Transfer RNA from an uncultured Clostridia bacterium, 73 nucleotides, folded computationally.
Its Rfam family is "tRNA".
[in-house]
Formats: sequence, C1' cells, structure tokens
RNA sequence: GCUGGUGUGGCUCAGCAGGCAGAGCGAUUCACUCGUAAUGAAUAGGUCGGCGGUUCGAAUCCGCCCGCCAGCU
Repeated sequence: GCUGGUGUGGCUCAGCAGGCAGAGCGAUUCACUCGUAAUGAAUAGGUCGGCGGUUCGAAUCCGCCCGCCAGCU
C1' cells in the first nucleotide's frame, strides 16, 4: 500500500430485509436477615466511533475519515 471483518450503557453482547435503543453481568436504593451472603423488587446509566449523503424516517443503506483484528504484498 491492497483486501476482508469489526466499532452499540462500566464489561460481554443482541438488535442489521429502515419505523419509540435492549439483555445478562456490574452499580445504587429498598425489602428479607441478629448480621453478611444469597434471593426478590425498583432506579440510574448509551441517542449506536466521527463527519456527510439518501429517505417522511438511519444503530441499520451509501461515501470519506479514525481505532482495533486478520490476510496479502
């Protein structure tokens, strides 16, 4: 330099034939307990790597850039 893959709460990942952003773990609070753990309930936390384009509407489609991974040279 070329090609392919990937980027979504703190972490691991769903959601990709366009239509209100989710789960598990973790965090906080409450209940339970003599107390802790476990268990149960509730709450907070991301507008989807960045910038544009298409569209009534984009995490999702298209372009460029950036990070990471792999292959080729």

Its mean pLDDT, the model's own confidence on a scale to 100, is 82.